[in-house]
Molecule: Lysine riboswitch aptamer
Organism: sheep gut metagenome
RNA sequence: UGAUAGAGGCGCGGCAUCAAAAGAGUAGCGUUGACCGAGGCUGCCAUAGCCGUUUGAGGUUGUCAGGAAAGGUUGUGCCGCCGAAGAAUCCGCCCUGAUUGGCGCGGCGGAUAUCUGGGGGUGCGGUCAAGAGCCGUAUCACUGUCAUCGUGUGUGAUGGAGUGCUAUCGU
Numbered sequence: 001u002g003a004u005a006g007a008g009g010c011g012c013g014g015c016a017u018c019a020a021a022a023g024a025g026u027a028g029c030g031u032u033g034a035c036c037g038a039g040g041c042u043g044c045c046a047u048a049g050c051c052g053u054u055u056g057a058g059g060u061u062g063u064c065a066g067g068a069a070a071g072g073u074u075g076u077g078c079c080g081c082c083g084a085a086g087a088a089u090c091c092g093c094c095c096u097g098a099u100u101g102g103c104g105c106g107g108c109g110g111a112u113a114u115c116u117g118g119g120g121g122u123g124c125g126g127u128c129a130a131g132a133g134c135c136g137u138a139u140c141a142c143u144g145u146c147a148u149c150g151u152g153u154g155u156g157a158u159g160g161a162g163u164g165c166u167a168u169c170g171u
Base pairs, nucleotide, nucleotide: 001170002169003168004167005166006165009082011081012080013079014078015077016076018075019074020073030064032062033061034060035059036058039051040050041049043103044102045101046100047098085116086115087114088112089111090110091109092108093107094106117143118142120140121139122138123137124136125135126134127133145160146159147158148157149156150155
C1' cells in the first nucleotide's frame, strides 16, 4: 500500500394481502339549530374556473344519525448487513375543489471521503393524534477499539476516532 475475512450487542436497516393496540366514536358524508357574513372555494400567494352579494357564497360552534383510513408503533416471520445506518447540503420527481405557476411542510431516488464508533438514561428542540416512536443537540455513566502513562498480579488513568481496529495473503 492493495485484496479478502472478521469483531462491538437492548447492534443496524428492509419487507409482509399476517396479528394486535392506538388513531377514534376522530375525519368526511348526511340531518338540524344559533351566530358572523360580502366576498368566497388549497397550508400561503398569484392566475384561471366556479359560487355569491340579504332569494345568503362562505365561515364558527352545537344537536342527531352513522362511521372510516393512512402514516407511525408492537409482536411474529423472512431478508440484507457491521458507515451497518442516520443526519446535513445539492440535484431530480411527487405533494389542491384546477392535468396552472411559485413558496412552504412532507415523501421517494441520486450525489457529496460534510458530520456521527455503538447502545442506553436525562434535559431541550423538531416531527407526530400522541406521555409512543423517529430525528437533532447537550450531558452522564457503560461498552468496543487503538495510543500514551502507570501497576507485584488483578487491572487503573488520560486521550483519539470507523478514512478506525484485528487476522490472513500479496506488492